[in-house]
Notes:
Small-subunit ribosomal RNA, central domain from an uncultured prokaryote, 349 nucleotides, folded computationally. RNAcentral holds the full RNA, with entries from ENA. The prediction has a mean pLDDT of 90. It matches the Rfam family "Bacterial small subunit ribosomal RNA". Gene Ontology terms of the family: structural constituent of ribosome and ribosome.
Context: one part of a larger RNA
RNA sequence: CUGGGCGUAAAGCGAGUGUAGGCGGUUACAUAAGUCGGAUGUGAAAGCCCUGGGCUCAACCUGGGAAUUGCAUUCGAUACUGCCCGGCUAGAGUAUGGGAGAGGGAAGUGGAAUUUCCGGUGUAGCGGUGAAAUGCGUAGAUAUCGGAAGGAACACCAGUGGCGAAGGCGGCUUCCUGGCCCAAUACUGACGCUCAGGUGCGAAAGCGUGGGGAGCGAACAGGAUUAGAUACCCUGGUAGUCCACGCUGUAAACGAUGAGAACUAGAUGUUGGGAGGGUUUGCCUCUCAGUGUCGCAGCUAACGCGUUAAGUUCUCCGCCUGGGGAGUACGACCGCAAGGUUGAAACUC
Numbered sequence: 001c002u003g004g005g006c007g008u009a010a011a012g013c014g015a016g017u018g019u020a021g022g023c024g025g026u027u028a029c030a031u032a033a034g035u036c037g038g039a040u041g042u043g044a045a046a047g048c049c050c051u052g053g054g055c056u057c058a059a060c061c062u063g064g065g066a067a068u069u070g071c072a073u074u075c076g077a078u079a080c081u082g083c084c085c086g087g088c089u090a091g092a093g094u095a096u097g098g099g100a101g102a103g104g105g106a107a108g109u110g111g112a113a114u115u116u117c118c119g120g121u122g123u124a125g126c127g128g129u130g131a132a133a134u135g136c137g138u139a140g141a142u143a144u145c146g147g148a149a150g151g152a153a154c155a156c157c158a159g160u161g162g163c164g165a166a167g168g169c170g171g172c173u174u175c176c177u178g179g180c181c182c183a184a185u186a187c188u189g190a191c192g193c194u195c196a197g198g199u200g201c202g203a204a205a206g207c208g209u210g211g212g213g214a215g216c217g218a219a220c221a222g223g224a225u226u227a228g229a230u231a232c233c234c235u236g237g238u239a240g241u242c243c244a245c246g247c248u249g250u251a252a253a254c255g256a257u258g259a260g261a262a263c264u265a266g267a268u269g270u271u272g273g274g275a276g277g278g279u280u281u282g283c284c285u286c287u288c289a290g291u292g293u294c295g296c297a298g299c300u301a302a303c304g305c306g307u308u309a310a311g312u313u314c315u316c317c318g319c320c321u322g323g324g325g326a327g328u329a330c331g332a333c334c335g336c337a338a339g340g341u342u343g344a345a346a347c348u349c
Stems, first nucleotide, its partner, number of pairs: 004320003007303002012317001014201001016199002021194003025088003031082001033081002035077008049065006091191001092188005097182003103177007110154001115149007125136002162169002206247006215241002220236004258316006266294012298305002322349003331342004
């Protein structure tokens, strides 16, 4: 390499879009490149193989054949693939009519709560813990009433509910905007699938510049605990958390399960449509698209998966090949940095 694999043993890129490439529905004609067959030429000899002959045999020598799986030319075959041209509608898409939704962006706005400040009432404690102490408080705290400021997050509704490619998305209103689902028709006519490179997106933390800063809170300080306690607990508290713009590009980025298509028992719940029936708010049946649970066959080392497959197949991409060394070194590329991507070997078991 072939073979074998990738839920948990090593292995699905975090996830889209898409170029090259690979693969590609149905039908007729044409072509004959791939494919298949024949012929001719060539494929040196020796060797190997088969079969004769010669040295007494053998090794060895020698005759003939086969083989030389190939290449070229030529003549044919036309099922499949390719190519040319024409048609089709089951894939894909467009239009019309409905529908659901925390999908995205911007602006505005609301109430509860925390904190701080101002004012009133009021007096000796409050706070915190396993117990305490640090801390706050007679310069009037905690508690309580009224007012003000400011920031952040949106209780109930709320649901293995919804939406999104993933990351993710939740008060309310308006504007802009993407995708999806259903029904019935009409239209386009394979326009499709996948995708090395490329490219936009990408939680948190982190970085740059400028704002903001209520609560929380790495670092840090103090109090406890303890043999010690650079912790767990407590009192404080800076970056940060928030906003704008730019960067970073990683996560147990998980369903640890790539995308698309077809096929293969069912039962039951739920979300969004549609159709039919009925005893017409409620209910029943069927169907399409999601989302759960259980389960037949089958698969699996087992656990489990099981029409949302890890079953049976096809197409394309990515990845794996003993543990450690090591996601390290070196080089390259990217980054302001932190670091990221790519990614060994010696040695060792």